[in-house]
Predicted 3D model of a 389-nucleotide RNA (Bacterial RNase P class A) from a Flavobacteriales bacterium.
Taxonomically the source falls in Flavobacteriales (Bacteria, Pseudomonadati, Bacteroidota, Flavobacteriia).
Parts: sequence; structure tokens; C1' cells
RNA sequence: CAAACAGUCCACCUUGUCGCGAGGUACAUUCGUGUAUCGCGAGGAAAGUCCGGGCAACAUAGAGCAUCCUGCUUCCUAACGGGAAGGCGAUGGAAGGGUAACUAACCGUUGACAGCCAGUGCCACAGAGAAAAUACCGCCCCAUUGCAAAAUGAGGUAAGGGUGAAAACGCGGGGUAAGAGCCCACGACGCAGUUGGCGACAGCUGUGAUGGCAAACCUCAGGAGUUGAAAGUCCAAAUAGGCAAGAGAUGAGACUGCUCGUCUAAGAUCCUCGGAUCGCUCUUGCGGGUAGGGCGCUAGAGCCUGUUGGUGACGGCAGGCCCAGAUAAAUGACAAGGACUGUUCUUUCGAGAGCAGGACAGAACCCGGCUUAUAGGACUGUUUUAUUU
Repeated sequence: CAAACAGUCCACCUUGUCGCGAGGUACAUUCGUGUAUCGCGAGGAAAGUCCGGGCAACAUAGAGCAUCCUGCUUCCUAACGGGAAGGCGAUGGAAGGGUAACUAACCGUUGACAGCCAGUGCCACAGAGAAAAUACCGCCCCAUUGCAAAAUGAGGUAAGGGUGAAAACGCGGGGUAAGAGCCCACGACGCAGUUGGCGACAGCUGUGAUGGCAAACCUCAGGAGUUGAAAGUCCAAAUAGGCAAGAGAUGAGACUGCUCGUCUAAGAUCCUCGGAUCGCUCUUGCGGGUAGGGCGCUAGAGCCUGUUGGUGACGGCAGGCCCAGAUAAAUGACAAGGACUGUUCUUUCGAGAGCAGGACAGAACCCGGCUUAUAGGACUGUUUUAUUU
């Protein structure tokens, strides 16, 4: 200097003109609003709606069972399936140790990482044999035949070969007819004790003789009521229907600006005979509810700065700040200048001029995460290669 990887940050800027949304102030107003003016007006993901919480309504004695979710430990947090720090395993590199098997400081990457010594179940294909196992080839002993080589039969054997994802611990030695944890040392693994650690776990000692699978049932531990701002709550027109009161053929309503005029309807039953009941028409009132409107709605687990505790996630304290609230849904367009990137030309090598370009995307109750998309730029760390000194 370049590339790759990991992490953090920015997400074009300034001015002018026109326009949009909600708000403050002033004036006007037919009370609907209008005009002027002032400041404010998308994001790092506003996205996917995946996880968690706030808030709201409904549900809800207590306990158990079932179902579903989570799953190394400790911590952070309002909470989490998120995050931080750590443990262990796997894997890449690797100083060092060991005859070997193996082990290993340190540096990365990564893991649905509780429990198969509770029980049950499963282990395809291949292979002789897949879990109280197995003899295909090979090896060894014995018997028979044979001069021998060898063949046949009866056994032994898991060292070697072969199959497989996996073959009943690995390695060195002893041992044996040949072999075998059969025996011994070392190593790997399980269990018990002990020491250290809050803990996951690690060290040491003893002991055992051990396939894998819980992203199989299952066991253990913890957790989960449902819905979702179209939640919910308040106000409330016209019309229709409901309830109550009153009036009505000597009447009511419609047509009309008014008068005249015209048109329309429903009466029935009972009896003590002019009243009662049911209906019909009209008026007034009440209540439910629709359209519509208000609240919910944005000052909050808030942001910034400083300081302080902590390895860290994060927390405490002090000061400062107010930072979108629309509802068919505003947050934009144009011009000029500047910065950046690409490219062409010029060059006195300092630079200058022309042209072109700007990602992903857009609030809709709020917040914490995760995941995904993203032109271009800035910074930090690690690794590698090349060149120069």
C1' cells in the first nucleotide's frame, strides 16, 4: 500500500421560489373556515410482523392432568427464544511434550450445548454379523485321507482384510497353539470421593469395562388465559323500528310563500249505550344503535452531554432538550452553488474544465430485540500476499 473478514458510524449539504400536513399567535368570519406570520414535519432499517413487554377489553376460586414453548452456567433487563462474560465440545492453525496412541499453552471460527447409568423404541443400504452380537476371507490346534502340497470334518480366534455413518475402547508390552482388557503401564470415557470455583466445570485419588440416536417417545427443570388501536371509551344526525304521554271524522296530514281549493287514512270487539279495550293517523318526549365526530395519540423502560460503578451487557448521579402524529392518509418539486463518485479533455503535474450519477426504502398505539434490504463514504481491529528501505 492492497485485498479479505469482523465491528462501529454517516445516509449528501446550503440558499431561494412554489406546494403539502398538523400546531401557536393575530385579524376576519356566513362559525364551516379563510388570510397573514412563526417555528416544527420519516428511518437505520419506518420493512418482515419473527420474539418479548407496556397499554386496553374480555375471561379468571385453588390444585392437578393434557397441550405448546424454552433448554450449558452466571449475569444484564420491564421482559425475551435478545444481549454480555465465562465453561465445555467440534474444527482450522500451533510453541512444546510423548516410542506410539495421544496430549497441548496460545490465536481464530463454530455448536437446538439438560438427561440414553430411568424405561421403551429405532439403527436404512451394504455386510457373515448392528447390541447379552457376529466367523465371509484370513490365522491356529485336532481328527481323517495323502509321500508331500493340500482337501474334508470338528473346534478355537475379533490381532489382520473386507462392508458400513457406526463392528463392542486406543496404543506399547506381556501372554498364547493362534488370539483376546486375558494381564500390566500410559491414554480416552463413565461412576464415586475429595479439593478449587457463585456456577457451568476443572484438578487429584479410587473404581468400572463403556456403540449411536432425545431435531425418537420419554424424563427433568422453567414458562404460557384469549384477543390486538379495526383494542377500547365518550358524544351523536336523518330514516326505519321500540317504549311512554297526549290529541283525533266538530279531526289530522299532504299539495302551497299565504288564502281558497283538491286529495288521502280504518276501523274492530264488548257491554250497564256512552264508555272501555285493541288497532289506525298525528304531535311531543325517552332509550338502543348506524352515518359522522372526539378521546385513545404520543413526554417516553425518551434523547444529548458530563461524571461515576462494572471485564462487559448495563446501571447510578448531575445538567440540558422536546424530537411527526396524518386517516385515504402530509413530509415534495424546481433552480443555483458546494461536497462525493465515475468518465473525457487540458496541464506549468499543483491542478483546471466538460458531461453523467445518487442506494434500500417510506411512520399509522408505543417501546426493547432479532432477521432481511441497502449506492456511496469514514474509522478501528485481525489475517494474508506483494514491493521498497

Overview:
Rfam family: Bacterial RNase P class A. Rfam describes the family as follows. Ribonuclease P (RNase P) is a ubiquitous endoribonuclease, found in archaea, bacteria and eukarya as well as chloroplasts and mitochondria. Its family is annotated with tRNA processing, dimeric ribonuclease P complex and ribonuclease P activity in the Gene Ontology. The coordinates come from a structure-prediction model, not an experiment, and the mean pLDDT is 76.